[in-house]
Context: one part of a larger RNA
RNA sequence: CGCAGGAGACUUGAAGGGAGCCCUCUCUAGUACGAGAGGACCGAGAGGGACGUACCUCUGGUGUUCCGGUUGUUCCGCCAGGAGCAGUGCCGGGUAGCUAUGUACGGACGGGAUAACCGCUGAAGGCAUCUAAGCGGGAAGCCCACCCUAAGAUGAGGUCUCCCGUGAUAGUCCGAAAGGGCUAUCCCUGAAGGCCCCUCGGAGACUACGAGGUUGAUAGGCCGGAGGUGGAAGCUCAGCAAUGGGUGAAGCUGACCGGUACUAAUCGGCCGUGUGACUUGG
Numbered sequence: 001c002g003c004a005g006g007a008g009a010c011u012u013g014a015a016g017g018g019a020g021c022c023c024u025c026u027c028u029a030g031u032a033c034g035a036g037a038g039g040a041c042c043g044a045g046a047g048g049g050a051c052g053u054a055c056c057u058c059u060g061g062u063g064u065u066c067c068g069g070u071u072g073u074u075c076c077g078c079c080a081g082g083a084g085c086a087g088u089g090c091c092g093g094g095u096a097g098c099u100a101u102g103u104a105c106g107g108a109c110g111g112g113a114u115a116a117c118c119g120c121u122g123a124a125g126g127c128a129u130c131u132a133a134g135c136g137g138g139a140a141g142c143c144c145a146c147c148c149u150a151a152g153a154u155g156a157g158g159u160c161u162c163c164c165g166u167g168a169u170a171g172u173c174c175g176a177a178a179g180g181g182c183u184a185u186c187c188c189u190g191a192a193g194g195c196c197c198c199u200c201g202g203a204g205a206c207u208a209c210g211a212g213g214u215u216g217a218u219a220g221g222c223c224g225g226a227g228g229u230g231g232a233a234g235c236u237c238a239g240c241a242a243u244g245g246g247u248g249a250a251g252c253u254g255a256c257c258g259g260u261a262c263u264a265a266u267c268g269g270c271c272g273u274g275u276g277a278c279u280u281g282g
Stems, first nucleotide, its partner, number of pairs: 001152001005163007015149004021049007033038001051106005059100004066093005071086006110144003117137004164276001165187001167186008188274001193271004197213005218264003221260005227253003234247005
């Protein structure tokens, strides 16, 4: 820009893409078959491998924004307690998120038309013949079925809902008139809805998408909880001291789950119009 008014939702599915795998064991059954050795079709069930998709409950990894331990040194006047630097100084753990080696699921079932091939009926050609007319069966393959995209599918689809003018002047057309249509300008109007802007994240390179903007829990703060760390500081007790015990599942705590307007989403602006082609017929 288009999809012959504008808008918000929800859809149909032309078309395209993805997937399509394999093995073992048990039963049927030591049956059919076979002298024996051996050993099935068909069918039923149970495991597994590789591959793929999604996810983080579990098992782990990471987790330089969380907690603890600890070495050297500098500083906070000193002690105590801390901070900086040393690859996060080093070390032990670890929430969310991300993640696989973890978890769940998938290939299926089924239908249709067929290939090789197997048939029925059957002539040409009194027989025979699956074929010439006609009719069946028959693949991991084809079409559908399963998953994804999808109306720029210009053949531009569908459903529901929402929104919008009256007046004046001039010109022009139809009409016998009344009146009506169209065009231009003015006046009024500016809808539904969208965007800008702002707070953000389950989204994300930007954009887009999604959640919100006071009629508000969108982010931060604060409060509570979960989870993590693992027993804070101070005081006190024991010990000459190092250190240990008590107060006390203590103190601290990022992203997690809730709550709460304390802070910030203020006030606003812009776009979008006014019943919606032409022709023919009624």
A computed fold for a 282-nucleotide part of an RNA from Candidatus Methanoperedentaceae archaeon GB50, annotated as large-subunit ribosomal RNA, domain VI. The coordinates come from a structure-prediction model, not an experiment, and the mean pLDDT is 88.